[in-house]
RNA sequence: AGCUGCUCAGAGCAAACUCAUCGAAAGAUGAGGACGCAGAGCCACGGGGCUACAGCGGAUCCGUCCGCCAUGCUCGCCGAGCCGCCAGC
Numbered sequence: 001a002g003c004u005g006c007u008c009a010g011a012g013c014a015a016a017c018u019c020a021u022c023g024a025a026a027g028a029u030g031a032g033g034a035c036g037c038a039g040a041g042c043c044a045c046g047g048g049g050c051u052a053c054a055g056c057g058g059a060u061c062c063g064u065c066c067g068c069c070a071u072g073c074u075c076g077c078c079g080a081g082c083c084g085c086c087a088g089c
Base pairs, nucleotide, nucleotide: 002089003088004087005086012037013036017032018031019030020029021028022027035076041082042081045079046078047077048074049073050072055068056067057066058065059064
């Protein structure tokens, strides 16, 4: 340096759920909590997924409803990129 995660060590993160806050929502953050994770570290660049306030179009009993749309979100869906612990070869 490369490959691998069978073995070792010390750590790390934290799903669902609950509460609080923010948000139109998806979701995020904090606390509790552990289903899991060898990159469950960073990054929304490509694909996938979620949402649809505003906007556009339509319907309307004028209360609202429906459709489209990412500029919103997801890296704990996959890939690319960046950085990194231990061990084995």